[in-house]
RNA sequence: GCGUGCUUAAUACAUGUAAGUCGAACGAGGAGCUUUUGUCUUCGGAUGGAAUCUCUUAGUGGCGAACGGGUGAGUAACACGUUGGUGACCUGCCCCGAAGCGGGGGAUAACAGUUCGAAAGGAUUGCUAAUACCCCAUGUGAUCAUUGGGAUUAGAUGCCUGAUGAUUAAAGGAGUAAUUCGCUUUGGGAGGGACCUGCGUCCCAUCAGCUAGUUGGUAGGGUUACGGCCUACCAAGGCGAUGACGGGUAGGGGACCUGAGAGGGUGACCCCCCACACUGGCACUGAAACACGGGCCAGACACCUACGGGUGGCAGCAGUAGGGAAUUUUGGACAAUGGGCGAAAGCCUGAUCCAGCAACGCCGCGUGUGCGAUGAAGGCCUUCGGGUUGUAAAGCACUUUUAGGGGAGAUGAGAAUGGACAGUACCCCCUGAAUAAGCCUCGGCUAACUACGUGCCAGCAGCCGCGGUAAGACGUAGGAGGCAAGCGUUAUCCGGAUUUAUUGGGCGUAAAGCGCGUGCAGGCGGUUCUGUAAGUUGGGUAUGAAAUCUCCUGGCUUAACUGGGAGAGGCUGCUCAAAACUGCAGGACUCGAGAAUGGGAGAGGGAGGUGGAGUUCCGGGUGUAGUGGUGAAAUGCGUAGAUAUCCGGAGGAACACCAGUGGCGAAAGCGGCCUCCUAGACCAUUUCUGACGCUCAGACGCGAAAGCUAGGGUAGCAAACGGGAUUAGAGACCCCGGUAGUCCUAGCCGUAAACGAUGUCAACUUGGCGUUGGCGGAGUCAAAUCUGCCAGUGCCGCAGCUAACGCGAUAAGUUGACCGCCUGAGGACUACGGCCGCAAGGUUAAAACUCAAAAGAAUUGACGGGGGCCCGCACAAGCAGCGGAGCGUGUGGUUUAAUUCGAUUCUACACGAAGAACCUUACCAAGGUUUGACAUGCAAGUGGUAGGAAACUGAAAAGAGACCGACCCUUCGGGGAGCUUGCACAGGUGCUCAUGGCUGUCGUCAGCUCGUGUCGUGAGAUGUUCGGUUAAGUCCGCUAACGAGCGCAACCCUCGCUGUGUGUUAUAUGUGUCACACGGGACUGCCGGUUUUAAGCCGGAGGAAGGUGAGGAUGACGUCAAGUCAGCAUGGCCUUUUUAUCUUGGGCUACACACACGCUACAAUGGGCGGAACAAUAGGUUGCCAAACCGCGAGGUGGAGCCAAUCCUUAAAUCCGUCCUCAGUUCAGAUUGCAGGCUGCAACUCGCCUGCAUGAAGAUGGAGUUGCUAGUAAACGCAGGUCAGCUAUACUGCGUUGAAUACGUUCCCGGGCCUUGUACACACCGCCCGUCACGUCAUGGGAGCUGGUAACACCUGAAGCCGGUAUCCUAACCGCAAGGAAGGAGCCGUCGAGGGUGGGAUCGGUGACUGGGACGAAGUCGUAACAAGGUA
Repeated sequence: GCGUGCUUAAUACAUGUAAGUCGAACGAGGAGCUUUUGUCUUCGGAUGGAAUCUCUUAGUGGCGAACGGGUGAGUAACACGUUGGUGACCUGCCCCGAAGCGGGGGAUAACAGUUCGAAAGGAUUGCUAAUACCCCAUGUGAUCAUUGGGAUUAGAUGCCUGAUGAUUAAAGGAGUAAUUCGCUUUGGGAGGGACCUGCGUCCCAUCAGCUAGUUGGUAGGGUUACGGCCUACCAAGGCGAUGACGGGUAGGGGACCUGAGAGGGUGACCCCCCACACUGGCACUGAAACACGGGCCAGACACCUACGGGUGGCAGCAGUAGGGAAUUUUGGACAAUGGGCGAAAGCCUGAUCCAGCAACGCCGCGUGUGCGAUGAAGGCCUUCGGGUUGUAAAGCACUUUUAGGGGAGAUGAGAAUGGACAGUACCCCCUGAAUAAGCCUCGGCUAACUACGUGCCAGCAGCCGCGGUAAGACGUAGGAGGCAAGCGUUAUCCGGAUUUAUUGGGCGUAAAGCGCGUGCAGGCGGUUCUGUAAGUUGGGUAUGAAAUCUCCUGGCUUAACUGGGAGAGGCUGCUCAAAACUGCAGGACUCGAGAAUGGGAGAGGGAGGUGGAGUUCCGGGUGUAGUGGUGAAAUGCGUAGAUAUCCGGAGGAACACCAGUGGCGAAAGCGGCCUCCUAGACCAUUUCUGACGCUCAGACGCGAAAGCUAGGGUAGCAAACGGGAUUAGAGACCCCGGUAGUCCUAGCCGUAAACGAUGUCAACUUGGCGUUGGCGGAGUCAAAUCUGCCAGUGCCGCAGCUAACGCGAUAAGUUGACCGCCUGAGGACUACGGCCGCAAGGUUAAAACUCAAAAGAAUUGACGGGGGCCCGCACAAGCAGCGGAGCGUGUGGUUUAAUUCGAUUCUACACGAAGAACCUUACCAAGGUUUGACAUGCAAGUGGUAGGAAACUGAAAAGAGACCGACCCUUCGGGGAGCUUGCACAGGUGCUCAUGGCUGUCGUCAGCUCGUGUCGUGAGAUGUUCGGUUAAGUCCGCUAACGAGCGCAACCCUCGCUGUGUGUUAUAUGUGUCACACGGGACUGCCGGUUUUAAGCCGGAGGAAGGUGAGGAUGACGUCAAGUCAGCAUGGCCUUUUUAUCUUGGGCUACACACACGCUACAAUGGGCGGAACAAUAGGUUGCCAAACCGCGAGGUGGAGCCAAUCCUUAAAUCCGUCCUCAGUUCAGAUUGCAGGCUGCAACUCGCCUGCAUGAAGAUGGAGUUGCUAGUAAACGCAGGUCAGCUAUACUGCGUUGAAUACGUUCCCGGGCCUUGUACACACCGCCCGUCACGUCAUGGGAGCUGGUAACACCUGAAGCCGGUAUCCUAACCGCAAGGAAGGAGCCGUCGAGGGUGGGAUCGGUGACUGGGACGAAGUCGUAACAAGGUA
């Protein structure tokens, strides 16, 4: 700038205003000017009459008020849209044409008087006018009646044109006049309206039957007009699955939004139509209304009142209240456009034009431009180097859109007066960067990242999802991204969504094929000819209002906006043409379909008969103690004789073998044999009919098992039930019994995983192998067999299809026809309602609410009370133990001021700790210190400084301190070092699911991967599987795989044999032993057997050693958020007069108990005593310590030797001899007492050792459990580390003596490979179901209670139209009059809004109680499902 602005309460409205106008229709009143004329006069003037003119007012009269403006309540309808029709119609004002306008009459309002009323408003008497009203005349005409003619039409009542008769008009005003405006009748036109009609126009079938003026006719009434529009009579029709009737919702259209389109959604502004005007009804006036700003009545509401009675209707414009998330000024003007009236001037106009308010929308413009690096300061981050904000700012130089000030100033106005907007738009000058930037976002989708705070809190969130101490997701900051006078959010619609699929989807397993058939309507339909022209196609034409849309082109500076022109568009009517296809009509055909004839197959169906085997029961015989049943048992049966066995009998049910991915049937289903009745299919012939066909909503029929009703029957089996077991329980699985039922007859039910989870029919599309029925050919004596065709029924597979699995002529392939069904999961195979059923129940079938999934197929893992193969001291076979005792040690627990901390299945528990009296030490108590016990830097101070230190206090630390007393460099100023003070900081065994490193475990198990290729849509697979073999993914073979890497093996170390060299300290002094160094040796190399003449395996030879010679080191990808922040390192957090640090003392050593690892034993394979013998590691100078002497001994004295192959250290089991003789002992040694020794500042808490004395438990250890396959187990001692000493029986090593057993892989445990199932993937310590308890939410039923809506029946019944009546009244006309005609009022009647009563219908709300459902934190009980889920 241009638009737009109550979407809710069609709720209620204060106030103002939105419809008036005409004096040129009429009478009257008032005011004024002029003229004229009276009266009075103070001569100024005052006051009357008349006339003209002007203005004005109420009234009579005319026109308008039915337009314009508002709203969308109602309406699912001829309401709207579109196309036709009216031969069934109307039309004021306007235009064109024809004719006329003569003569009379009676009233009435205003006004005046009287009067009622508060008012509103009346009543009555009297006067008066008209373009008001009435009568007569005329009759071009018009209308009606009777009667002719013509053209048209589908048809005719209509139209045109005649004849006769009847009826029927009028008004004047202005003007000097001309004339003009009106008036009456009539024809035509234009525009407007009314009615009819084809087609189109929302949802629900859980609304399926509706209808009495209903459908039609006759007659009448009514209307402008047709018509049941209304009335009377007659008939019984009319509508409906192409959805009547009912319910819900809704003004319709042009258009608008969206979309590629088809569609979907909407109906604001603008235009057209409709409807409404407080709610309901009614008519009047009028050309038109049943009338928004008219009337009457009823109702609700509100107001006034003198209580008698009145008044009102904003869904016009403003505005108010209310409601609401939400929507403006009680503005200006009739200047323009348009409308009403008027001859006109003009008046009126909240229509309209303008202004105001609102970023509500669209469009345009600006908030500056250029230069400007020390990349300023500040902020933020930081790896502390820097980065970023950022040319951004500052600064310098410019510009002036906008803003402010000043000046000038429109178009819109036409021949003329007149501009609300408006001093507005536009133009010129001046001032000065001045007057002008926000909002959202930054995990992915989705453009944009860091820090701090917070710590599953606070919060975010459109979806996925963030947040539990390092949050790019919360909050803040810095930065960045996006848009911009806006930006985000919310709501709604379309799109994306091919996610309702016409375009353009599906139905084996994801949701989805009716259980199966028969079949009406409907849909679809073989070959050919002729005709037709309904569909169809093409041309022409009419229509499709304007605006909108598209294109072109103009006007506002541009744009939005707007003017002009052109175009497009579905539908519809008329008309011409075509005749392929479909339809229709007629004719023909035989391939579809059916029939006929001849055959053979079959558990097809129904009825009647009949047979044997078995079970059970009954009778009899034989016979005796059990039988039966189970995992094992028991209940049960049996001495009243069972079971077993033999003979005879009864009864019911089912039909072994044949028997077959064989047959038949539509499916359900059908099985001994025979007879009768009966249906269908197949093959062959190609004889007949001549499209007779396919499918099928509704309908009808059949329909396993279970169940129900009635009557039978009942051998076996067997729900319920009883008993026995099992079990924690066992309402089950197992066992013993057992009733309904199972069987038959008659009826009902109508469902199943009624499955091929695959509708029916038809056509087409490489093959192979079976099998059933039939036929043809070959073959045969007959067969078998081979081959071809048709009809079934199976398997495998090509193409193709499929998400994959799979299907594959019996399709899930390629097509056609028809039907059924699906549209996220749960709620829900449910509720309510309907229908069916005796019931059980079936069928049809929702919603609220909740979730972000639910589901399919396949993949990789993991798992299985799945399978296969294999291995391991895993089991088995053995040996020795543990578990029992006492003691040692560790842990748990408990205790405590503290009993520091960590480790917790295997993989913690003689573990960190290779050594806690103090120290260690981390814990506790008490006492101290605070730049600190320790490091670095800066600043200041210090010169008897640093350091040492007696006395004194103290438990010590420490305080205090006489006294003693230094170092380096020097330019002699000082500096370094030290000390003191202060500031930075130190310190922390405080925390951690942030980490490094190291370690444990699976496991020294044989695995884990990659490149390229191939396969698969993909995840992935293949390789790595398979057949052998191995200790081994070791090797070989095969192989869509070929290779490679990390692992295995080997390379390394030790030991065993041997050669050479060397020889200090070894040695018997020697070539040897021993020690060290460097070599050799073993490779399935050789032979035999076996195997695929591969790998390998078995046996043998030789050899010190033989198939990895033995042992060690070596630990793949990974798993356990495994262990360790307390070994170390380290991020973050926390602490700083303490969580730091020092000291003394205590504690880590406690003790009803439990567990783990050990030691010593329980004894004679032993114990004691005496004698004798043989090692290897390893260690040693604040150290190992010899001889000798002392002591019973621990030990002491002593000091030789040794920095070590030199010195130091009795090996013990063993052997020999002797005692003990089976005992709580001459076993065992705990515990305790006394006396000693050693270390150490110090052995009380709390060390070790010695001697004497004491002499506990224990007599081989329950369930269970550990180690070990050879120089191993077992037994025996020795050494070392740590360490002052030691609680070491621990640990790490060393040697001495030195076994037994392995059939084998069924089982337990662990592991590897392949395979299978899976609802697991945090991966079975998984997942998951149901009741109960608690809370929340929505919902069904419910005695009832309470509202809404639409009808019905009866009663009552306003206004009003219509009809009747003749009680009263009455100017016009007739009549001389009386009176009449006519009118009005009154009264009566029909209809009639509303009201009342009543019983029902339907839809809500609410309701004690009650039903299930959904959700919720870690509740309770079980374990139903997923693996063979432990009973598939």